[in-house]
The RNA shown here (transfer RNA) has 75 nucleotides and comes from a subsurface metagenome.
Model confidence (mean pLDDT): 81 of 100.
RNA sequence: GGGCUCGUAGCUCAGUUGGUUAGAGCAUUCGGCUGAUAACCGAAAGACCAUAGGUUCGAAUCCUAUCGAGCCCAC
Numbered sequence: 001g002g003g004c005u006c007g008u009a010g011c012u013c014a015g016u017u018g019g020u021u022a023g024a025g026c027a028u029u030c031g032g033c034u035g036a037u038a039a040c041c042g043a044a045a046g047a048c049c050a051u052a053g054g055u056u057c058g059a060a061u062c063c064u065a066u067c068g069a070g071c072c073c074a075c
Base pairs, nucleotide, nucleotide: 001073002072003071004070005069006068007067010026011025012024013023019057028044029043030042031041032040050066051065052064053063054062
């Protein structure tokens, strides 16, 4: 330098080939339970989807560029 895959809560992931509230588990906080702790039960908060444009009535999802991570090829 070229190609491929990926980037979504603090962490690990889902999101059915664009459609009206972006979810789950763990973690955190609060409450219940207990003599107490853990476990267990209930609830809450937390991401406008890497960044910027474009297409569309509508984009996490499609297109382009950039940034970052991994793999392969070349030098």
Rfam family: tRNA. It is annotated as a transfer RNA.